Record summary
This is a predicted complex of two RNAs, RNase P RNA and transfer RNA, with 426 nucleotides together. Its mean pLDDT, the model's own confidence on a scale to 100, is 76. Rfam match: Bacterial RNase P class A. It is annotated as a ribozyme.

RNA sequence: ACUGCAAGCUGUGUUAUCAACUUUGCUGCAAAGCAGGGUAGGAAAGUCCGGACAGCAUAGAGCAACGCACCGGUUAAUAGCCGGCUUCUUUGAAAAAAGGACGAGAUAGUGCCACAGAAAAUAACUGCCGAAAGGUGAGGGUGAAAAUGUGGGGUAAGAGCCCACGUUCUGUACCGGCAACGUUACAGAAGGGUAAACCUUGCGUGCUGAAAUGCCAUGUAAAGGAUCGAUUAAGGACUGCUCGUCCAAUGAUCCAGGGUAGGCAGAUACAGGUAUGCCAGCAAUGGCUAUCGCAGAUAAAUGAUAACAGCUCUUUAUUGAGUACAGAAUCCGGCUUACAGGCUUGCAGUUUUU
RNA sequence: GCUGUUGUAGCUCAGCGGUAGAGCACUUCCUUGGUAAGGAAGAGGUCGGCAGUUCAAUCCUGCUCAACAGCU
Numbered sequence: 001a002c003u004g005c006a007a008g009c010u011g012u013g014u015u016a017u018c019a020a021c022u023u024u025g026c027u028g029c030a031a032a033g034c035a036g037g038g039u040a041g042g043a044a045a046g047u048c049c050g051g052a053c054a055g056c057a058u059a060g061a062g063c064a065a066c067g068c069a070c071c072g073g074u075u076a077a078u079a080g081c082c083g084g085c086u087u088c089u090u091u092g093a094a095a096a097a098a099g100g101a102c103g104a105g106a107u108a109g110u111g112c113c114a115c116a117g118a119a120a121a122u123a124a125c126u127g128c129c130g131a132a133a134g135g136u137g138a139g140g141g142u143g144a145a146a147a148u149g150u151g152g153g154g155u156a157a158g159a160g161c162c163c164a165c166g167u168u169c170u171g172u173a174c175c176g177g178c179a180a181c182g183u184u185a186c187a188g189a190a191g192g193g194u195a196a197a198c199c200u201u202g203c204g205u206g207c208u209g210a211a212a213u214g215c216c217a218u219g220u221a222a223a224g225g226a227u228c229g230a231u232u233a234a235g236g237a238c239u240g241c242u243c244g245u246c247c248a249a250u251g252a253u254c255c256a257g258g259g260u261a262g263g264c265a266g267a268u269a270c271a272g273g274u275a276u277g278c279c280a281g282c283a284a285u286g287g288c289u290a291u292c293g294c295a296g297a298u299a300a301a302u303g304a305u306a307a308c309a310g311c312u313c314u315u316u317a318u319u320g321a322g323u324a325c326a327g328a329a330u331c332c333g334g335c336u337u338a339c340a341g342g343c344u345u346g347c348a349g350u351u352u353u354u
Numbered sequence: 355g356c357u358g359u360u361g362u363a364g365c366u367c368a369g370c371g372g373u374a375g376a377g378c379a380c381u382u383c384c385u386u387g388g389u390a391a392g393g394a395a396g397a398g399g400u401c402g403g404c405a406g407u408u409c410a411a412u413c414c415u416g417c418u419c420a421a422c423a424g425c426u
Stems, first nucleotide, its partner, number of pairs: 001350010012309007020039008041325001045336002048334005053209004060243004065205005070084005085103001086101006104200002109198002111194003125140002127136003148166006167190007175182002213265004224255005235247003272292004277288004310323004355425007364378004372409001380396005402418005
């Protein structure tokens, strides 16, 4: 210098003409007109988590179901984020560095482990010992996985059966740490793997989602059919089952049909944005101060055309081509996924020079 | 907008973590004077895609793509 990967930030501009939605002011009896202001994103996406908000008893009990799972912090809250612990992988002689982990329990129980192999957890077969009864898990080399490794003792033959030095795990005690955990000492154990199999333990979750919900207006069929029917039942109250609570004859539920499908609120000033500000903290984050107001449509506006400029690629040539992913729908915090080009940082590789 | 289901051969569908199957269709042969039917043999799979758990994944988990259905 180039290439690749990862992370973070950014992610086209100006002018003219013609429109759309919204808002402020003025004119006008009104319809409307005139003059100004504002008008997509980092993901608006997926709907994967967590909340706000609304309704159902201002959400009650039990079972079931679902979710989470090392420790501490942060937050409105979380499966997010930050810091640490343990462990795995890669690099390295080591120290260490980088990256990852759905990271409770396999000694509560049940299930499964193809092929190969004597055998996949039962201890059978073979072998060894023994007169026999029986003992043995040492030999069998297959597998992803075979009952703690090496050496010695011991024995009828053997075996952690015993001993020494190790490996792994558990418990207790001292010390360090808020804790997970770590160092050391002592004691005990060695019965494979799988819980992203059932399950157990601990913790948490009531259900439904703006097509929630509260109103106004318009219109129709207070008709028809079926079932229940006076309380101790049956039915209903958006929650699988049981209980409990509430409702009730001008009733309740269902069926078929008739009608309407317009408007207002919810709905945009709040866990709001910005700051090379200050303070606390390793950090995530929190507090204070200053300043700003930054989409609000409803079948859905935020656009179209032209010129110039910027950027990228290409060409002998200002020659030609291109300018990513993508479009709010109640709102907010995260996560995940998509993304041309540019900038910064880190890592790896190649080449050249010194 | 909210919620749910499905994806396996050309088509329709099975498939208890352990070699991926069935029917129809396709190819070749037999049978027939010829065709159909019938018989024999055969070919055809990135189990929608990418990661992970596991010794081992169509199956279990996460993300993603596509198709379909329900709710006023």